[in-house]
RNA sequence: CUCGAUAAAGGCAAACCCACCCAAAGGUGGGGUCGCAAAACCACCGGUCUAAGGGAUAUUUCCUAGGACAGCGGGGCUACCGAAG
Numbered sequence: 001c002u003c004g005a006u007a008a009a010g011g012c013a014a015a016c017c018c019a020c021c022c023a024a025a026g027g028u029g030g031g032g033u034c035g036c037a038a039a040a041c042c043a044c045c046g047g048u049c050u051a052a053g054g055g056a057u058a059u060u061u062c063c064u065a066g067g068a069c070a071g072c073g074g075g076g077c078u079a080c081c082g083a084a085g
Base pairs, nucleotide, nucleotide: 002085003082004081011036012035016031017030018029019028020027021026034071041076042075044074045073046072047069048068049067053064054063055062056061
């Protein structure tokens, strides 16, 4: 440097509930613990979600991100510990 143990010290917090923001997806705080070796951070690439606004259509549907997801994958970047390789 890589790597990730029936190691040690810790950390985060899914679903769900409450309050708030929001057109929505989703987010923030509190509770809560499914899990996570980066489940710290970053929207660069792919993917997924939403459609206020805009466009099309013809009787309500479709398309669209400049919105969102870092706990979807890749990538970038920082970090605790030290078994085996």
Description
A computed fold for an 85-nucleotide RNA from a Woeseiaceae bacterium, annotated as c-di-GMP-I-GGC riboswitch aptamer.